Transfer RNA from Parcubacteria group bacterium GW2011_GWA2_40_23, 72 nucleotides, folded computationally. It was read from a public genome assembly. Rfam family: tRNA. Rfam's curators write: Transfer RNA (tRNA) molecules are approximately 80 nucleotides in length.
């Protein structure tokens, strides 16, 4: 330099172009307990960036940025 691939809560992952973007763990508050742990309830919080296509984009297209890999 070029090609492929990945990028979503704090973390690990879901989401036929139409859901309120979901789950688990975590964290916070409350319950329970003599105090903790465990358990129960409630809450918390995310689509890498910019364009394009579309009635509608996490999803498709282009460019950029970042991680990983192949070739040179």
């Nucleotide at each position: 330099g070029u090609c492929c691939u990945c990028g979503u809560a704090g973390u690990u992952c879901a989401a036929c172009g139409g859901a309120u973007a979901g789950a688990a763990c975590g964290c916070a508050a409350g319950g329970u307990u003599g105090c903790g742990g465990a358990c129960c309830u409630u809450g918390u919080g995310a689509u890498c960036c910019a364009a394009g296509u579309u009635c509608g984009a996490u999803u498709c297209u282009u460019g950029g940025c970042g991680g990983g890999g192949g070739c040179a």